[in-house]
RNA sequence: GCCGGAGUGGUGGAAUUGGUUGACGCAGAGGACUCAAAAUCCUCCGGGGGCAACCCCUUGUGAGUUCGAGUCUCACCUCCGGCA
Numbered sequence: 001g002c003c004g005g006a007g008u009g010g011u012g013g014a015a016u017u018g019g020u021u022g023a024c025g026c027a028g029a030g031g032a033c034u035c036a037a038a039a040u041c042c043u044c045c046g047g048g049g050g051c052a053a054c055c056c057c058u059u060g061u062g063a064g065u066u067c068g069a070g071u072c073u074c075a076c077c078u079c080c081g082g083c084a
Stems, first nucleotide, its partner, number of pairs: 001083007010026003019067001028044005046057004060076005
């Protein structure tokens, strides 16, 4: 240099043919239970704005296609493998 694969919340890891809402587990927070704890159960758990209701952004980064993108296309970045 060329070819192929991968990149998803703090973390592991799903998401079918593009279909509206990113599951499930771990970690964390609050609560129930208990004399207290452990275990178990319930709820919450990305960022920004707003007093609040609510609104905007978010799947490596930036664009594009589309009514709609984690998913398709292009460029770039990082990692893995192969060829030279």

Predicted 3D model of an 84-nucleotide RNA (transfer RNA) from uncultured Desulfovibrio sp. NCBI's taxonomy places the organism under Bacteria, Thermodesulfobacteriota, Desulfovibrionia, Desulfovibrionaceae, Desulfovibrio. Model confidence (mean pLDDT): 80 of 100. The sequence was found in a public genome assembly. Its Rfam family is "tRNA". By type it is a transfer RNA. Gene Ontology term of the family: triplet codon-amino acid adaptor activity.